[in-house]
RNA sequence: GCCGAAGUGGCGGAAUUGGCAGACGCGCACGGUUCAGGGCCGUGUCCCGAAAGGGGUGUGAGUUCAACUCUCACCUUCGGCA
Numbered sequence: 001g002c003c004g005a006a007g008u009g010g011c012g013g014a015a016u017u018g019g020c021a022g023a024c025g026c027g028c029a030c031g032g033u034u035c036a037g038g039g040c041c042g043u044g045u046c047c048c049g050a051a052a053g054g055g056g057u058g059u060g061a062g063u064u065c066a067a068c069u070c071u072c073a074c075c076u077u078c079g080g081c082a
Base pairs, nucleotide, nucleotide: 001081002080003079004078005077006076007075010026011025012024019065027045028044029043030042031041032040033039046055047054048053058074059073060072061071062070
């Protein structure tokens, strides 16, 4: 240099013939159980906002009524070829 794959909360990881984004798990916070701890159980856990609502899938554009999903450029990581 060329080709391919991947990028989603604190972490792993779902949602894909375009139609509810924070599924589920881990972690964390609070509470219960315990003499105490662990384990187990319950509730909560992206951001702004009093609410209504709005924003948010690596970055920036585009297509569409509607984009994590399709198109283009770029960034990062991994793999292959030279």